[in-house]
RNA sequence: GGCACCAUGUCUUAGCUGGUUACAGAACCUGUUUUGUAAACAGGAGAUCCUGGGUUCAACUCCUAGGGGUGCUU
Numbered sequence: 001g002g003c004a005c006c007a008u009g010u011c012u013u014a015g016c017u018g019g020u021u022a023c024a025g026a027a028c029c030u031g032u033u034u035u036g037u038a039a040a041c042a043g044g045a046g047a048u049c050c051u052g053g054g055u056u057c058a059a060c061u062c063c064u065a066g067g068g069g070u071g072c073u074u
Base pairs, nucleotide, nucleotide: 001073002072003071004070005069006068010026011025012024019057028044029043030042031041032040050066051065052064053063054062
């Protein structure tokens, strides 16, 4: 240099032949329980989906440009 793939809460991740309100687990916070901690149980907060543009009535999803990461190849 060329090709392919990836990105979604703090972390891991579901959702993508476009459809209105983005799923779950861990972690975190509060409460119950306990002498206390852990565990268990109940509840809560936390993302506008890498960035810009385009298509569409409507975009995490499709197209495009850029930055980043991984792998293969020269």